The prediction has a mean pLDDT of 82. SAM riboswitch aptamer (S box leader) from Robertkochia aurantiaca, 101 nucleotides, folded computationally. The sequence was found by an Rfam model in a public genome assembly. Taxonomically the source falls in Robertkochia (Bacteria, Bacteroidota, Flavobacteriales, Flavobacteriaceae).
RNA sequence: GUGUUAUCAAGAAAGGUGAAGGGACUAGACCCGUUGAAACCUUAGCAACCCUCUGACUUCAGAGAAGGUGCUACAUUCUACCCUAAAAGGAAAGAUAACGA
Repeated sequence: GUGUUAUCAAGAAAGGUGAAGGGACUAGACCCGUUGAAACCUUAGCAACCCUCUGACUUCAGAGAAGGUGCUACAUUCUACCCUAAAAGGAAAGAUAACGA
């Protein structure tokens, strides 16, 4: 990189370096940013995918937070493809985790 499965309308900060962008791609919008963006580092926090313990014993539930990730503006920021009068819903794509070849 690719494949499978699960989840994604909840939650969660501050400091340093840095200097103009950022919100995945494409297009349209809208928002954030010199009252310092991205990126990197440190500490803290949130969560509960792996993990630990207990119960159940194909599936699941409760508790925990040492370790491995992850995350800490706006619903995955919104829309686009299908469906609908519209909404809701579904799909695709993306993100995260685990597993497999």